[in-house]
RNA sequence: GCCCCAGUGGCGAAAUAGGUAGCCGCAGCGGACUUAAAAUCCGCCUCCGGAAGGAUUACGAGUUCGAGUCUCGUCUGGGGCA
Numbered sequence: 001g002c003c004c005c006a007g008u009g010g011c012g013a014a015a016u017a018g019g020u021a022g023c024c025g026c027a028g029c030g031g032a033c034u035u036a037a038a039a040u041c042c043g044c045c046u047c048c049g050g051a052a053g054g055a056u057u058a059c060g061a062g063u064u065c066g067a068g069u070c071u072c073g074u075c076u077g078g079g080g081c082a
Base pairs, nucleotide, nucleotide: 001081002080003079004078005077006076007075010026011025012024019065028044029043030042031041032040046055047054048053058074059073060072061071062070
C1' cells in the first nucleotide's frame, strides 16, 4: 500500500430481507430473607436537564416516510496478502 471483518448503556452481548434502540448476563442501587453476612429472591438501572424537554448504535455525510441495519468518506482495533 491493497483486501476482509469488527466498533451498540459502566462491561460483555442481542436486535441485519430497513419499522418502538438496547433483550439477556455482569457490575451498581434499593428491598426481602438472616442474630449478622454469604447465597437466593423481588424491584430499579443509557446520558444531559430542577422540570418541560433534548441527545444517543465510533465520527461525518447520503438514500428513505423511516437507518444499529443500505451507500460513501474518516478514525480505531483485529486478520490476510505484498